Predicted 3D model of a 556-nucleotide part of an RNA (large-subunit ribosomal RNA, domain I) from a bioreactor sludge metagenome. Rfam family: Bacterial large subunit ribosomal RNA.
[in-house]
Context: one part of a larger RNA
């Protein structure tokens, strides 16, 4: 020095553990904000330095209404001090008060939490001055008054009246905008993709929606609209490459159908007027469809049912927000530190889910089955009644049925559909109809036929989503896993900034956390005592390897 044994240091792996995660499921809730959100600054406690957490100068809290019943005065955190409290405290929900400053921040202003101020009203002071309480950004409707150019008006002003808006949220939705990486083995139609991602805007869903829809060889036929299996990688698009991809119909979930505008009638107003009236604007009646309807003039004839809405009843409703009751071994004896374990007896079970307890506990403790419960706040769904709406037939008559609208052009876009034989649907820019004896579709276009009535609006529910609450489940993880964060983590800490982001968990049943003495620098460590079942559980459960030691054997 090797290399072997032995025995120790370091180290923090395995292992058991879980206070945190993850992803599901069911229910609730689906909004917060000018009566000042979201998120914060700074404040606040006897001893309160520090950070948490909870509160706002009435500041770990006040009032009050309720639930509970003996102890409290929140957490790292122990202690001292002074309280509090069965006249019911701490504690748990329900209402309400107080809420500095900043923030849509909204009296001006500004480098957020900061400075400057008007007006009214009150406090202090001799007085300068200081404080307190309210009001005072802009928009927008809505009433008054006022008022140009310009006469009438109107714009404009001034004044009051508005729990109007503004802003902040995790997905989900609807618009207006809209990539490229990529794929095509390259690249330029094409794809990725109407994806990411910008702005608008909205509800708890939202968007569609009640046929100018499909459908059909003949005969025939469905009947909004969403959603979900098929249909089908089909039929098609397609530098016919990559690739993109219906529908009709079936089979299921839910199911609901409604209102205007004309015509026409009645009032109001206003504008012309040849005073006969004419035309316009508003309100009300009426009236809503395709086997066409409705208006008008005339005949007949009038009652069952329906209705998502809205008005009430039902309704001091069910459930929400605190809680309460809850069955059987303080059973022997062994081992052990410690029984819930072993023996061996007994006992509930509508209760043998589950955590806890010094090991494995139905009867020890919390729970569990099963009932029971609200003063204050929120609060349905739904029958079932009432109010209210809706809801005829025939003959004439041709008044009325959504116009710069249908449709064409020429240039896009959306349709599975790239211009193609392109039909349908939108909207640029020009053109521009009929008028029910109408008009549109049926995939170029025509003619039969069939089928529907566009150029107004509405509409549950089936369908997505989960930031929030509760309750539950897991062939999910178990500290390099799982959320980045089990721990005072969106922190330290990088970075101008926009943003990037960690490391960190376990003594012990229990602190019983090592009093005393020695060594030592009034250290650190470290030998003893002492606790405990264990200190070889004290820089703490197990304690692997790398790594550095001591001791010994062999070898050189």
């Nucleotide at each position: 020095g090797g290399c072997g044994c032995a025995u120790g240091g370091u180290g923090g792996a395995u292992g058991c553990c879980u206070u945190g995660g993850c992803a599901c499921g069911a229910g609730g809730a689906g909004g917060c904000g000018a009566u000042g959100a979201a998120g914060g600054a700074c404040g606040u406690g006897g001893c309160c330095u520090g950070u948490c957490u909870g509160c706002g100068a009435a500041a770990a809290g006040u009032c009050u209404c309720g639930g509970g019943g003996a102890g409290c005065u929140g957490a790292c955190a122990a202690g001292c001090a002074a309280g509090c409290u069965u006249u019911g405290a701490u504690c748990c929900g329900g209402g309400a008060a107080u809420g500095u400053c900043c923030g849509a921040a909204u009296g001006g202003g500004g480098a957020a939490a900061c400075c400057c101020g008007a007006c009214u009203g009150g406090a202090a002071u001799g007085a300068a001055u200081u404080c307190c309480a309210g009001u005072c950004a802009c928009c927008c409707u809505c009433c008054a008054c006022u008022g140009a150019a310009c006469a009438c008006a109107u714009a404009g002003g001034u004044g009051g009246a508005g729990a109007g808006g503004a802003g902040c949220u995790a997905a989900c939705c609807u618009g207006g905008g809209g990539a490229a990486g990529u794929g095509a083995a390259a690249c330029a139609u094409c794809u990725c993709a109407g994806u990411a991602c910008c702005c608008a805007g909205a509800g708890g869903a939202a968007g569609a929606g009640a046929a100018a829809u499909c459908a059909a060889g003949u005969c025939a036929g469905a009947g909004a609209u969403u959603c979900c299996c098929c249909u089908a990688g089909u039929a098609g698009c397609g530098g016919c490459g990559a690739g993109c991809g219906a529908a009709g119909g079936g089979g299921g979930a839910a199911g609901a159908g409604g209102c205007c505008a004309a015509a026409c009638c009645a009032g109001a107003g206003g504008a012309c007027u040849u005073c006969g009236g004419u035309c316009u604007u508003c309100u009300g009646g009426g009236g809503u469809u395709g086997u066409a309807g409705g208006g008008c003039u005339c005949c007949c004839g009038u009652a069952c049912g329906u209705g998502a809405u809205c008005c009430g009843u039902g309704a001091u409703u069910a459930g929400a927000u605190a809680g309460c009751c809850g069955a059987a071994c303080c059973c022997a004896g062994c081992u052990g530190g410690a029984a819930a374990g072993c023996u061996g007896g007994a006992c509930c079970a509508g209760a043998g889910a589950g955590g806890g307890u010094g090991a494995c506990a139905g009867u020890c403790c919390c729970g569990u089955a099963g009932g029971c419960g609200a003063a204050a706040u929120c609060g349905a769904a739904c029958a079932g009644c009432g109010g209210c709406g809706c809801a005829g037939g025939g003959a004439g008559u041709a008044c009325c049925u959504g116009a710069g609208u249908a449709c064409c052009a020429c240039a896009g876009g959306g349709c599975a559909c790239g211009u193609g034989a392109a039909a349908c649907c939108c909207g640029g820019u020009g053109g521009g109809a009929a008028c029910c004896u109408g008009g549109g579709a049926g995939g170029a276009c025509c003619a039969u036929c069939u089928u529907c009535c566009a150029a107004g609006c509405c509409u549950a529910a089936a369908u997505a989503c989960u930031a929030c609450c509760u309750c539950g489940u897991g062939a999910c993880c178990g500290a390099u896993a799982g959320c980045g964060u089990a721990c005072c983590a969106g922190u330290a800490c990088c970075g101008u900034g926009a943003g990037g982001g960690a490391a960190a968990g376990g003594u012990g049943a229990a602190a019983a956390g090592c009093a005393c003495c020695c060594c030592g620098g009034u250290u650190a460590g470290g030998g003893g005592a002492g606790u405990g079942a264990a200190a070889g559980a004290g820089a703490c459960c197990u304690g692997a390897a790398a790594c550095c030691g001591u001791g010994u054997g062999c070898c050189u």